The RNA shown here (transfer RNA) has 73 nucleotides and comes from a Minisyncoccota bacterium.

Order: sequence, then structure tokens, then C1' cells
RNA sequence: GGGCCCGUAGCUUAGUUGGUAGAGCGCGGCUAUGGCAUAGCCGAGGUCAGGGGUUCGAGUCCCCUCGGGUCCA
Repeated sequence: GGGCCCGUAGCUUAGUUGGUAGAGCGCGGCUAUGGCAUAGCCGAGGUCAGGGGUUCGAGUCCCCUCGGGUCCA
């Protein structure tokens, strides 16, 4: 330098044919206990790596850039 794959909550990640952004752990609150642990319930937390394009509508499709992995030279 070129090819391919990946980037979604603090962490690990799901997201179907383009149509309300989810889960587990963690965090906060409540209940139960004398207290802790555990359990149950409720809640907060997301520029979906960044920008642009297509579309009525983009996490999803297209282009560029950035970061990571891998292969070739």
C1' cells in the first nucleotide's frame, strides 16, 4: 500500500425483509432481614465510531474518514 471482518448503555452483546433501540452484568431506589448476602419490583444511563447520500422513514442500504482485528505484498 491492497483485500476482508468488526465498531450499538460503564462492560459483554442481540437487533429478522429498512418501520417504537433491547438483554445480561454493573449502577440508583423500594420491599423482605437486626444487619449483610441473596431474591423480587421499579428506575436512570445510547450523537448506534464520525460525516455525507438514498428513502416518507436508516443501527440496518451506498460513499468517504477514524479506530481495532486479520490476510497478502
Its mean pLDDT, the model's own confidence on a scale to 100, is 82.